[in-house]
Context: one part of a larger RNA
RNA sequence: GCCGGUGAGUUCGCGGUACGUGGCGAGGUUAAGCCUUCAGGCGAAGCCGUAGCGAAAGCGAGUCCGAAACGGGCGUCCCAGUCGCGUGCCCGAGACCCGAAGCCGAGUGAUCUACCCAUGGGCAGGUUGAAGCGGGGGUAAGACCCCGUGGAGGACCGAACCCACCAGGGUUGAAAACCUGGGGGAUGACCUGUGGGUAGGGGUGAAAGGCCAAUCAAACUCGGUGAUAGCUGGUUCUCCCCGAAAUGUCUUUAGGGACAGCCUCGUGCGUUCAGCAGCGGAGGUAGAGCACUGCUUGGGCUAGGGGGCCUACAAGCUUACCGAUCUCAGGCAAACUCCGAAUGCCGCUGCUCCAGAGCACGGGAGUGAGACUGCGGGGGAUAAGCUCCGUAGUCGAGAGGGAAACAGCCCAGACCGCCAGCUAAGGCCCCUAAAUCUGUGCUAAGUGGAAAAGGAUGUGGGAUCGCCCAGACAACCAGGAGGUUGGCUUAGAAGCAGCCAUCCUUGAAAGAGUGCGUAACAGCUCACUGGUCAAGUGGUUCCGCGCCGACAAUGUAACGGGGCUCAAGCACGGUGCCGAAGCUGCGGCGUUCACCAUAUGGCUCGGCCCUCCUGGGAGACCAGGUGGGUCCAGGCCGGUGGACGGGUAGGGGAGCGUUCUCACGCGAGUGAAGCGGCGGGGUGACCCAGCCGUGGACGCGUGAGAAGUGAGAAUGCCGGC
Numbered sequence: 001g002c003c004g005g006u007g008a009g010u011u012c013g014c015g016g017u018a019c020g021u022g023g024c025g026a027g028g029u030u031a032a033g034c035c036u037u038c039a040g041g042c043g044a045a046g047c048c049g050u051a052g053c054g055a056a057a058g059c060g061a062g063u064c065c066g067a068a069a070c071g072g073g074c075g076u077c078c079c080a081g082u083c084g085c086g087u088g089c090c091c092g093a094g095a096c097c098c099g100a101a102g103c104c105g106a107g108u109g110a111u112c113u114a115c116c117c118a119u120g121g122g123c124a125g126g127u128u129g130a131a132g133c134g135g136g137g138g139u140a141a142g143a144c145c146c147c148g149u150g151g152a153g154g155a156c157c158g159a160a161c162c163c164a165c166c167a168g169g170g171u172u173g174a175a176a177a178c179c180u181g182g183g184g185g186a187u188g189a190c191c192u193g194u195g196g197g198u199a200g201g202g203g204u205g206a207a208a209g210g211c212c213a214a215u216c217a218a219a220c221u222c223g224g225u226g227a228u229a230g231c232u233g234g235u236u237c238u239c240c241c242c243g244a245a246a247u248g249u250c251u252u253u254a255g256g257g258a259c260a261g262c263c264u265c266g267u268g269c270g271u272u273c274a275g276c277a278g279c280g281g282a283g284g285u286a287g288a289g290c291a292c293u294g295c296u297u298g299g300g301c302u303a304g305g306g307g308g309c310c311u312a313c314a315a316g317c318u319u320a321c322c323g324a325u326c327u328c329a330g331g332c333a334a335a336c337u338c339c340g341a342a343u344g345c346c347g348c349u350g351c352u353c354c355a356g357a358g359c360a361c362g363g364g365a366g367u368g369a370g371a372c373u374g375c376g377g378g379g380g381a382u383a384a385g386c387u388c389c390g391u392a393g394u395c396g397a398g399a400g401g402g403a404a405a406c407a408g409c410c411c412a413g414a415c416c417g418c419c420a421g422c423u424a425a426g427g428c429c430c431c432u433a434a435a436u437c438u439g440u441g442c443u444a445a446g447u448g449g450a451a452a453a454g455g456a457u458g459u460g461g462g463a464u465c466g467c468c469c470a471g472a473c474a475a476c477c478a479g480g481a482g483g484u485u486g487g488c489u490u491a492g493a494a495g496c497a498g499c500c501a502u503c504c505u506u507g508a509a510a511g512a513g514u515g516c517g518u519a520a521c522a523g524c525u526c527a528c529u530g531g532u533c534a535a536g537u538g539g540u541u542c543c544g545c546g547c548c549g550a551c552a553a554u555g556u557a558a559c560g561g562g563g564c565u566c567a568a569g570c571a572c573g574g575u576g577c578c579g580a581a582g583c584u585g586c587g588g589c590g591u592u593c594a595c596c597a598u599a600u601g602g603c604u605c606g607g608c609c610c611u612c613c614u615g616g617g618a619g620a621c622c623a624g625g626u627g628g629g630u631c632c633a634g635g636c637c638g639g640u641g642g643a644c645g646g647g648u649a650g651g652g653g654a655g656c657g658u659u660c661u662c663a664c665g666c667g668a669g670u671g672a673a674g675c676g677g678c679g680g681g682g683u684g685a686c687c688c689a690g691c692c693g694u695g696g697a698c699g700c701g702u703g704a705g706a707a708g709u710g711a712g713a714a715u716g717c718c719g720g721c
Stems, first nucleotide, its partner, number of pairs: 001721006011093003015090010027048003033042003052059002062074004096234002099231001103224006114198009123188001125157003128153001132149006161185003165182005200216001202212003237655006247260005261367002263364007272357001274352008287339001288337002293333003297329004304322002306319004370395010400411003415588004420584003426578003429562003435575001437574006448564001454548002458545010475532005481505003486500003511526001515524002589645008601637004606631005612625005656710001658707010674694005679688003
């Protein structure tokens, strides 16, 4: 891992409540117990109901508060209960099952390990050479020095022994801590044998919360014990109807609850719901505005302040400084409003609609983590697949088609069948169903098929303003002069460093000079003018499409791909077609409602009678079957129309199957159950009009009852492989 088996809402209670059903009914019912052993009888104590109010005494259709006949609270009216059985749910119990870490009690452990006690054992070899002592020197005597002797030391080196610092290996190991090579201690606080001692909130600890039998921030075993678990996981057959929530308030509350909201079932009411129209309302949002509250830009006027002048003081004059009020013009605001919608909301009337509309009471829930998208906003950074509200939709709980793929986007809501039709979104060159369809334009960038500020004689279209056959624009030829080197400045400044001024003359025209240039001049050139040529040429602005801006990691890789250029791109038209589980057609099933019909009706099981056939039998007759009649009880059954049948949590309904019990009826060694296979039936769980094999002794139907009643999941449990 697979297979097989096993595995989870149960039971109890003179419990509670609701519904179903039955008995009796203003009543209902017994309990213990007794007699009995029966579908029995007895047993009235008690309980519920029939009256309430008050804390109570108590009073009573009233009562309580109160001084009260004031007032008010709860009652009085309508009025049905009770005892069984069944089912749903609740309560108390382990209470659907499995699961803690833990707490407490009683015990068992120091054969591991920690420390201690007693008694034994062990430490190759080598080195160093303390005290003391002897001798010599030395001294007044010493101290002290030298030589020797001596053999101290948690001394030195290093095996055994003990340890475990480093590295490598090992890591489903040879090993649940090891191996190898180095390393530390090795006469000591050393190592070690044997025996003994200390025990669980206790021991022991040169102290690491270490160790106390591979277990230690409180050992192990058994018990309390099915501890508790607002947590996780799991929870077993079928079909049919409806179908949520992820919100509000409160919560030692936030992944749990209570009540409300939303779902379902029952009962009652019977259009009250909803949509639309008309009419009547409340309101301060969007927008707008500046009349208020504030903010704000510029101008005018100007109080006041600052500076300057003047001045003994006071005053005065002045100012391209600041500047309130007032005024003109222009703005801003969630907490501004002189104004003010659209929607939405409330009410009345009418119309449409009759549907899983609405409301009330009661039984049962689940939900109380929501997600994204559009729109209106708060927070954030006018960030987030961000967060928090409102509103709508979808997902959640929704399949199908489209978006290449893609819960939340677009289209559209799947009862079943069909090798039929029409459409939606989206598409129609090939992959790939349908147009290489049609008309007019645009794009040259593969733009399409990713992006901004910004940039640009890209290109198409519109508007407008200049110049132009009295010749424009471009090109070419020629001129572009004189006063003058203007003045100043400067070493110089001559159109052309800089400052100031910017005139006059000639002329067709020519700046006191547009750029290059020189040290300064010179030189080249422009503006401006004439000529040659001959028809358009410039500026501004708006719109369409394109260009640049444009850098990422395996390989094109930013159209799904191929590939596409008067398109297979873009824009605006047109005609067709494809396209879904949508709609239609045909067939079928179910749910629910309404109407009609209908019980003296039809069909059928069974009893009886008649008829015929087959088999058995001598026959009477028996068994099976066909057709007809009749009889009671039982079972089943109609037509038309409308609507409906996606579905998680969850509510409701109807069934299938398993084991056992009771009653009735059947099968079976001429082969039961079970098992293997075939055939057939049913909407499904499943079933058997049947057949073959295996098997070898029980099994089935109907009605009713009772449950150890259904397996794929629980890192489930047991077994097998």
Model confidence (mean pLDDT): 84 of 100. Predicted 3D model of a 721-nucleotide part of an RNA (large-subunit ribosomal RNA, domain II) from a soil metagenome. Its Rfam family is "Bacterial large subunit ribosomal RNA".